Order: sequence, then structure tokens, then C1' cells
RNA sequence: GGAGUCGGCCAGGCAGUCGCUGCAUCGUCUCGAUGUGGAGGAAAGUCCGGGCUCCAAAGGGCAGGGUGCCAGGUAAUGCCUGGGGGGCGCGAGCCUACGGCUAGUGCCACAGAAAAUAUACCGCCUAAGCACCUUAAGGGUGCCGGUAAGGGUGAAAAGGUGCGGUAAGAGCGCACCGCGCGGGUGGUAACAUGCCGCGGCAGGGUAAACCCCACCCGGAGCAAGACCAAAUAGGGGGGCAUCGAUGUGGCCCGCAUCGCUCCCGGGUAGGUCGCUUGAGGCGCGCGGCGACGCGCGUCCCAGAGGAAUGGCUGCCCACGACAGAACCCGGCUUAUCGGCCGGCUCCCACU
Repeated sequence: GGAGUCGGCCAGGCAGUCGCUGCAUCGUCUCGAUGUGGAGGAAAGUCCGGGCUCCAAAGGGCAGGGUGCCAGGUAAUGCCUGGGGGGCGCGAGCCUACGGCUAGUGCCACAGAAAAUAUACCGCCUAAGCACCUUAAGGGUGCCGGUAAGGGUGAAAAGGUGCGGUAAGAGCGCACCGCGCGGGUGGUAACAUGCCGCGGCAGGGUAAACCCCACCCGGAGCAAGACCAAAUAGGGGGGCAUCGAUGUGGCCCGCAUCGCUCCCGGGUAGGUCGCUUGAGGCGCGCGGCGACGCGCGUCCCAGAGGAAUGGCUGCCCACGACAGAACCCGGCUUAUCGGCCGGCUCCCACU
């Protein structure tokens, strides 16, 4: 100097003028004055987890759904942190839908003899038995039989290399490796291990296939729900009714209650709350590899209600992308202009 990788921060600013709105105080109180606040890092997606409200006075089971290496963090999670296995990268780093195929059932196109109770296309051997030819003796061909070491196909074909053995071969035997089982050592564990022993040993893959295993799971949702007001026609008809019905996903058992439900017709529907003080922000200290926790101090930082922060002017500038809260919070994912800071890795040149 170049290329990369990981982490953190910012999100236009200042001033003037007119306008909108929350809260507090005051006043001459259908309004005005003063003060003080007023959209995001994702407010988005509605994908997860909760708080809160109601069912509700009691539960258990089945089906169903979710997650899937280990240990921690958290209110909790499918999230985060740290570690392990596997994969990618020269590396810093990144990805991971990562329990089980010896519980069972499926699937593996084409090619190939054969793709899970394996098999014989090209080959190799041919003892014994049968037939034919030929010979001095040999020998040759075919049938029957043996074989899967060599070759071929394929992503994958009865574990690999070597030695012995055999008619020819084969873990048939042996050595080493691989695999399985049981131990030792280290680690909380996942797991690691040129450690020890036994066994010739099951011929693959796939569970993001069905399935098995472990753990977790009531439901509905701020249009939840509470209160005040108003209004009527307390109308008409039907069904079930304790051996029944109803009770916030389905089914069963249990429990509670005594009513439940359908159709026709008529009337009213305005307002207040919920609504923002929080698993809150910031600073410092301590503990921890870390996520995070504890303690002390400090601050109040949007609550609209058809939906508020806008218009104009001037200057600065990083020349503004993606983009606007609607009960709240913690995550994940997606979109995105530009700027700033830091750690680490690799390459090149010079000294």
C1' cells in the first nucleotide's frame, strides 16, 4: 500500500416564522397564556416467546402440535453465549433441519448379471461323473459342478493393503488398518484418546421418508376487557330437557351449574377507562471467557382516536436510502443511502 473478516456507533443539524398535538400551571375558562415533551434501526413481516385481560370454580389422559449435540443465560423461546462433531475457506472466520437405520416399514431413476432373503455379463478352475474326438503317453470340446480374487456398470456392488493357502479363489488363515463390543485416562457433558482387551466381523445410503425416542405445550385476544348512559315489543313460533344440556381448539374420564338452542319481527348504539413508570433508559463499581447478573446513583423519553410533529426562508453538511407508533416488551427475518471508530487475517514492496 492492497484485499478480506468480525464488532460497535450515527440516521441530518442550527436559526427564524406560521401551523398541529400530550401533560402541568394560571386565567377574563366552548378559549387563551407560559413551561415542557412529540415516530425507527428496522416502527416492516405477523414468524416465535411472554406480560396483561377474560373463559374460571379442578384436574387427568388420548389424539394433535413444537423443538432436537452438550453446558449455561433469560420472564420465556424455535432466541442468545460458550464448547463439541461435521462441512467450507491459505487464514482471520463462516455454515449447520447435529437424537435413532441393530425396533419396524418404505424408497434408491438410468446403467448394470445383480441395489437388500442379492447375483453371474466378460472371465478363472474343471478333481469326481457322463458324452464325443484324438493319442505311444498326454490332450481337446461339451454337459454337470466350483468361484466372485481380475474386468465392466454405477453415487454406492459381501471392508482395504500385503503374505500364505487353494483345482481356481474367498477373512479361508495371519499381520497391520477399518468395524463392533467391553474397559482405562481427560472433561460437568457433548466428546477426545499412535492407551488395553475380546471378536473374523452386520454387504450401503436415505428419517428436510413414514416411524421410534427425549423434552415442552389450555384457549381466545386491546375489535381482550371494565364502567356509565340510551332504548324497546319483558313480542311471536319451534326443538332438547337430570338416562339430559351447557361450560373458550378436538375426544374421553372427572368436576361445576340448571337451563340451553333455532327462526321471524321491533328498538337503541353516545361516552369514559384500558393508554403508557416499564422483565425501562443512562452512568459507575463488582462477579463471570461470555451471554448476563448484583449493587449504587440518576432520568421520565409519543399516547393519536378516520389517526398529531407539517409548510416557508437562510446557513452548515455525511447531500439522506429503506421508510411512520396504535396495548406493551424480548427475539428472529426482510429492506436499506451514506459516514465514523476499533480488533484480527492474508498478499506485495521498502528498510

Record summary: A computed fold for a 351-nucleotide RNA from Alkalilimnicola ehrlichii, annotated as Bacterial RNase P class A. The prediction has a mean pLDDT of 77. Its Rfam family is "Bacterial RNase P class A". Rfam classes the family as a ribozyme.